RNA sequence: CAACCAUCCAGAGCGACCGAGAGACCUGGCUCGUUGACGUCGCAGCAACCCUUCCGAAUUUUUCGGGUGCGGGUGCUACCGCCGGGAUCGAUGGAAG
Numbered sequence: 001c002a003a004c005c006a007u008c009c010a011g012a013g014c015g016a017c018c019g020a021g022a023g024a025c026c027u028g029g030c031u032c033g034u035u036g037a038c039g040u041c042g043c044a045g046c047a048a049c050c051c052u053u054c055c056g057a058a059u060u061u062u063u064c065g066g067g068u069g070c071g072g073g074u075g076c077u078a079c080c081g082c083c084g085g086g087a088u089c090g091a092u093g094g095a096a097g
Stems, first nucleotide, its partner, number of pairs: 001097001004094005013043005021032003025086005044077003049073003053067006081089001
């Protein structure tokens, strides 16, 4: 980086730094923001996609369903991906190239 599969109305915030925009893009709304948003870093937490681990099933050496959260890899921690409409939509994880 193009293609594939799954998920996106649940859940979880403080501190430091920075300094004007931010909630992906277009459009119309709504909201957050100099009482410092967004972002970065640290710590804490949430969750259960993958690993781990336990139970069950099957077309049995793999696949499917359910549980666990000590530990590992990611992810996430305003608002339903903030909402309506739009489009070669986007994001995250998995597996493979």
SAM riboswitch aptamer (S box leader) from Rhodococcus jostii RHA1, 97 nucleotides, folded computationally. The model forms 93% of the base pairs in the Rfam consensus. Its mean pLDDT, the model's own confidence on a scale to 100, is 83.